[in-house]
The part of an RNA shown here (large-subunit ribosomal RNA, domain VI) has 246 nucleotides and comes from Schizostauron trachyderma.
The RNAcentral record of the full RNA draws on ENA.
Context: one part of a larger RNA
RNA sequence: UGUUAAAAAUUGAAAGGACUAAACCCUAGUACGAGAGGACCGGGAAAAGCGAAUCUCUGGUGAAUCAAUUGUUAGACCAAUAGCAUUGUUGAGUAGCUAAAUUCGUAUUAAAUAAUCACUGAAAGCAUAUAAGUGAGAAGUUAACCUUAAAACUAGUUUUAAAUAAAUGUAAAAGACUAUUACAUUGAUAGGCUUAAAGUGUAAGAAUUGUAAAAUUUUUAGCUAACAAGUACUAAAUUAUAUUAG
Numbered sequence: 001u002g003u004u005a006a007a008a009a010u011u012g013a014a015a016g017g018a019c020u021a022a023a024c025c026c027u028a029g030u031a032c033g034a035g036a037g038g039a040c041c042g043g044g045a046a047a048a049g050c051g052a053a054u055c056u057c058u059g060g061u062g063a064a065u066c067a068a069u070u071g072u073u074a075g076a077c078c079a080a081u082a083g084c085a086u087u088g089u090u091g092a093g094u095a096g097c098u099a100a101a102u103u104c105g106u107a108u109u110a111a112a113u114a115a116u117c118a119c120u121g122a123a124a125g126c127a128u129a130u131a132a133g134u135g136a137g138a139a140g141u142u143a144a145c146c147u148u149a150a151a152a153c154u155a156g157u158u159u160u161a162a163a164u165a166a167a168u169g170u171a172a173a174a175g176a177c178u179a180u181u182a183c184a185u186u187g188a189u190a191g192g193c194u195u196a197a198a199g200u201g202u203a204a205g206a207a208u209u210g211u212a213a214a215a216u217u218u219u220u221a222g223c224u225a226a227c228a229a230g231u232a233c234u235a236a237a238u239u240a241u242a243u244u245a246g
C1' cells in the first nucleotide's frame, strides 16, 4: 500500500521448528553352549546432550542503597558533615538483568513405502513373492506435536454495531526513532507522601562508667534506589469556535 468503515474473534492453503542417545535394573544367569561365556523379543529408567520459559530457591552483577576505613582539603577549634584520590579502598546488598539456578519439552501413535522377507498363482500341466491379485517391513517419507500463517491477489469466515481514528499529555510489562501497551479528573498513569516489605547493622545528640583508647543506655536504632498497598498533594487542564461522518 492492497483486501476491509472500525473493532474483535476465527478457518488453515502453505512455511518453519522439534526428532538425540541410553548406563543400569527386571525378564534371566533363562534360551544357546562341553565349558568359558551369554542373548533376541518385551517392561522400567538415572545421569548427559539439545531446546524453551522463568527468577520462588542457589549464586553473579547491582557506578545515585547502608556501613567500615586510609591520605588530604574545608569545616575557627572538638565533634557532626562534605569534596578529591579507579565507584579512593573494603564488607554487605533491593529491583532489574542473568546461569551455574528452577520448571517443562525432547512423548505417543497411525498411514503409505525402501532394501528385504512372504502368500496365492499362471504364462511354461512343474517351478516361480508377479504377470492379475494379497501381506509384512526403517532413526527415513506423510500426518500427529509446537510456532507463524488470508499478501492463500481465489486477498476467506463469523460477531458487535448508525463510529471511531488521529493528535496532545502522564507513563512502562514497551522502546534507537517509530511502533506497542496502560491511563487522562466519572482518574491511581507518573512523581510526592504514609505504611509495609527488603537492605544495611544499632545514627546524631545526651547521660553514665573509665586517666584514656573506648564501652554501655536511650536503640534491632538511624538511613535507604528501581519493589507492594493505600492516598488526588503535584502533573495528566479549562473554555470557546470551527470541521468531518451519520
Base pairs, nucleotide, nucleotide: 006160007159008158009157010156014148015147016146017145020048024044025043026042032037049106050105051104052103053102054101058099059098060097061096065092066091067090068089069088070085071084072083073082074081109143110142111141116136117135118134119133168184169183170182171181172180189235190234191233192231193230194229195228198224199223200222205218206217207216208215209214
The coordinates come from a structure-prediction model, not an experiment, and the mean pLDDT is 83.
Rfam family: Bacterial large subunit ribosomal RNA.
A source record names the gene rnl.